[in-house]
RNA sequence: GAAGCUGGCCGGGCAAUCGCUGUGCAAUUCGCUUGCGCAGAGGAAAGUCCGGGCUCCGCAGAGCAGGAUGCCGGCUAACUGCCGGACGUUGUGAAGCGAUGGAAAGUGGCACAGAGAAUAGUCUGCCCAAGCCUCAGCAAUGAGGACGGCGAUGGUGAAACGGUGAGCGUCUUUCGGGGCGCUGGCAGCCGCAAGGUUGCCGGGUAAGAGCCCACCGCGGACGUGGCAACACGGACGGCACGCCAAACCCCAUCCGGAGCAAGACCAAAUAGGGGGGCGAUAGCGUGGCUCGCGCUGCCCCCGGGUAGGUCGCUCGAGCCGCCAGGCGACUGGCGGCCCAGAUGAAUGAUUGCCGGAACCUCGAAAGGGGUUCCACAGAACCCGGCUUACAGGCCAGCUUCGCUU
Numbered sequence: 001g002a003a004g005c006u007g008g009c010c011g012g013g014c015a016a017u018c019g020c021u022g023u024g025c026a027a028u029u030c031g032c033u034u035g036c037g038c039a040g041a042g043g044a045a046a047g048u049c050c051g052g053g054c055u056c057c058g059c060a061g062a063g064c065a066g067g068a069u070g071c072c073g074g075c076u077a078a079c080u081g082c083c084g085g086a087c088g089u090u091g092u093g094a095a096g097c098g099a100u101g102g103a104a105a106g107u108g109g110c111a112c113a114g115a116g117a118a119u120a121g122u123c124u125g126c127c128c129a130a131g132c133c134u135c136a137g138c139a140a141u142g143a144g145g146a147c148g149g150c151g152a153u154g155g156u157g158a159a160a161c162g163g164u165g166a167g168c169g170u171c172u173u174u175c176g177g178g179g180c181g182c183u184g185g186c187a188g189c190c191g192c193a194a195g196g197u198u199g200c201c202g203g204g205u206a207a208g209a210g211c212c213c214a215c216c217g218c219g220g221a222c223g224u225g226g227c228a229a230c231a232c233g234g235a236c237g238g239c240a241c242g243c244c245a246a247a248c249c250c251c252a253u254c255c256g257g258a259g260c261a262a263g264a265c266c267a268a269a270u271a272g273g274g275g276g277g278c279g280a281u282a283g284c285g286u287g288g289c290u291c292g293c294g295c296u297g298c299c300c301c302c303g304g305g306u307a308g309g310u311c312g313c314u315c316g317a318g319c320c321g322c323c324a325g326g327c328g329a330c331u332g333g334c335g336g337c338c339c340a341g342a343u344g345a346a347u348g349a350u351u352g353c354c355g356g357a358a359c360c361u362c363g364a365a366a367g368g369g370g371u372u373c374c375a376c377a378g379a380a381c382c383c384g385g386c387u388u389a390c391a392g393g394c395c396a397g398c399u400u401c402g403c404u405u
Base pairs, nucleotide, nucleotide: 001401002400003399004398005397006396007395008394009393010392012354013353014352015351016350017349018348020040021039022038023037024036025035026034027033042376046387047386049385050384051383052382053381054259055258056257057256066255067254068253069252070251071085072084073083074082075081086100087098088097089096090095101250102249106248107247108244109243110242123154125150126149127148132145133144134143135142136141162216163215164214165213166183167182168181169180170179171178172177184201185200186199187198188197189196190195202212203211217239218237219236222233223232224231225230263311264310265309266308273302274301275300276299277298278297282296283295284294285293286292318337319336320335321334322333323332324331325330355374356373357372358371359370360369361368362367
C1' cells in the first nucleotide's frame, strides 16, 4: 500500500417563529381558561419469535396426554439468550458455520439409475482344486460346463457392507502426498535372437476372500491430563456395527391458563330488578262466578351494569461515573441523576445558516456557483434477548499478500 476478518459507536447540527402533549408556579370570569418556565421517540420504538416482572382466574400434589429444549462448564429474575471451552466442518489466514443426546431398544425410509440399497448382491466377468453334470477313454485321466465356486475387474449410484500393499536412492511438499531415476518379480505384445515395449506388484489360492501379515481407519478394558465435554497413550478385537431421529420413537430436563381491551375504583340520564310506603278498591288477565293471585299509578330506599371519569402508568432486574472481583458473560460497593406517558392517540411545520452526497457548470489549477436529495422507521404496561430493515460515516484489534529499510 492492497484485499479482508471481528467488535464497538454515531446516524445530520445550530437558531428563530408558529403549533401539539405533559408538568411546576401564578392568575382566574373555575372552563381541563390564560401567562411564564421546564421536559417531550429509537437503535431498531418494528416482527410479536423466546424469556421474565406485574395482574386476574385459581391453588397447579401425582399420573397420563401435549409442547419445548438437547456437546460441556458458567452467567442470569429467566430464556430457544449470552460468555468461555470441546468436537466436526469451511477458509492460506484473521475467523465463519453447526437442534452437536441415542442408529449396539424397536418400527420405518434411502428418489433416479442399477443385478443388488441393509437378512446384501453374479448384470458384465473370473475359476474348474474337490463334489456334480456332459463328452472322450477299458481305465488312469483329459476336455467342456452350471443348478458349483469367487465380491478381484467393468458398469450404476449421494451411498455397493472398511482402506492401502515390491525394494532402494534422490528432489519437492501446504507433511496429505507428488515427481524422477535404478533394481527385482509376474503377465501381454513385438523380435530368429540379444533385447525392446506396455501394464501390474504383500503372502496365499483353481480363481478369490481377514484366510494370513503389516500399516491406516473403527471398536476398545485400562492408564494419564481435565470440574466436564473431551484429548493423548493403549493390551486386545479381524470388522460384527452404511446413512436418516428438523421420520416415528427412546432417554434427560423444563412447562397451570389468560393477558394492561390484564385488573381496581368512582359513577350519570334512560330502561329494567329488589324492598318499603301511599292511594283507589278502579281497570285488565286467570275459559262462567266468588275468593285468591298476577299486571297497570305515585313517592322513598337499596344493589348491579352501561356512557363517562380516575387509577394501573412509568422510580425501573433504571441511567451515568469511580473502585473492586472475574479470561469473559456478569457481579458487588460508593457517589450522582430523574429521563415521553399520549388514548382517534402529542413529539410537528416553515425559514435561514452550516455539514454531507449526486448531477450540471466556470476555471490551467487551487477553488467557486447552481439544482436536487439526506437512510430504515416511529412509543402505547414494563424489562432482558433474538430476528428483520437501514443512506452515509467514525474508531479499535487482528489476518493474508506485495514493496521499502
Description
Predicted 3D model of a 405-nucleotide RNA (Bacterial RNase P class A) from a Burkholderiales bacterium. The model forms 94% of the base pairs in the Rfam consensus. Model confidence (mean pLDDT): 75 of 100. It matches the Rfam family "Bacterial RNase P class A". Rfam classes the family as a ribozyme. The sequence is in RNAcentral, with records from ENA.